[in-house]
RNA sequence: GCCUCCUUAGUUCAGUGGCAGAACAGCGGUAUCGUAAACCGUAAACGUCAGUUCGAUUCUGACAGGAGGCU
Numbered sequence: 001g002c003c004u005c006c007u008u009a010g011u012u013c014a015g016u017g018g019c020a021g022a023a024c025a026g027c028g029g030u031a032u033c034g035u036a037a038a039c040c041g042u043a044a045a046c047g048u049c050a051g052u053u054c055g056a057u058u059c060u061g062a063c064a065g066g067a068g069g070c071u
Base pairs, nucleotide, nucleotide: 001070002069003068004067005066006065007064010024011023012022013021018054026042027041028040029039030038047063048062049061050060051059
């Protein structure tokens, strides 16, 4: 230098055009003499900028970061 893949909540992962989900973790509560487990509730995210579309986490491009391969 070229090619491919990845980027969604604090963490690990779903989600292939129409309401953004789960588990764990966090917070509040119930219960207990008390703690943990358990149960109920609650907050929290689509890397950035453009394009296509009635509508984009999803499709396209560039950029940023990460991983791998070739030279």

Record summary
The prediction has a mean pLDDT of 83. A computed fold for a 71-nucleotide RNA from Candidatus Uhrbacteria bacterium RIFCSPLOWO2_02_FULL_48_12, annotated as transfer RNA. Rfam family: tRNA. It is annotated as a transfer RNA. From the family's description: Transfer RNA (tRNA) molecules are approximately 80 nucleotides in length. The sequence was found in a public genome assembly.